Overview:
The RNA shown here (transfer RNA) has 73 nucleotides and comes from a Chloroflexota bacterium.

[in-house]
RNA sequence: GACCCCGUAGCUCAGUGGAUAGAGCGACAGACUUCGAAUCUGCAGGUCGGGCGUUCGAAUCGCCCCGGGGUCG
Numbered sequence: 001g002a003c004c005c006c007g008u009a010g011c012u013c014a015g016u017g018g019a020u021a022g023a024g025c026g027a028c029a030g031a032c033u034u035c036g037a038a039u040c041u042g043c044a045g046g047u048c049g050g051g052c053g054u055u056c057g058a059a060u061c062g063c064c065c066c067g068g069g070g071u072c073g
Stems, first nucleotide, its partner, number of pairs: 001072007010025004018056001028042004049065005
């Protein structure tokens, strides 16, 4: 330098055009307990890496850029 894959909650990931963006773990609060742990219940947390475009509608499609990984030269 060329090509391919990835970037979504604190972490690991799902969601691959149709609307309020989800799960598990974790955090916080409560129940339980003498106190913890475990368990149960509840709650918060996201400008979906950035920008522009396509579309009635974009996390999802296109282009450029940023970051990570890989193959080749």
Its Rfam family is "tRNA". Rfam links the family to the GO term triplet codon-amino acid adaptor activity. The family's RNA type in Rfam is transfer RNA.
Model confidence (mean pLDDT): 82 of 100.